RNA sequence: GCCGGCGUAGCUCAGUGGCAGAGCGGACGUUUCAUAAGCGUUAGGUCGCUGGGUUCGAAUCCCGCCGCCGGCA
Repeated sequence: GCCGGCGUAGCUCAGUGGCAGAGCGGACGUUUCAUAAGCGUUAGGUCGCUGGGUUCGAAUCCCGCCGCCGGCA
């Protein structure tokens, strides 16, 4: 330099046009003599970009840029 994949909650990941979710973790409650486990409730994002385009509508499709990983040279 070229090609491909990935980027979404603190972590691991779903969601592939129509109100952003799960598990784990956090907080509070319940239970226990107490702790853990269990159960219930709850907070936490405007989806890599103070980017551009398509669309009535974009996390999702297209283009550019950034970062990480892999392959080729």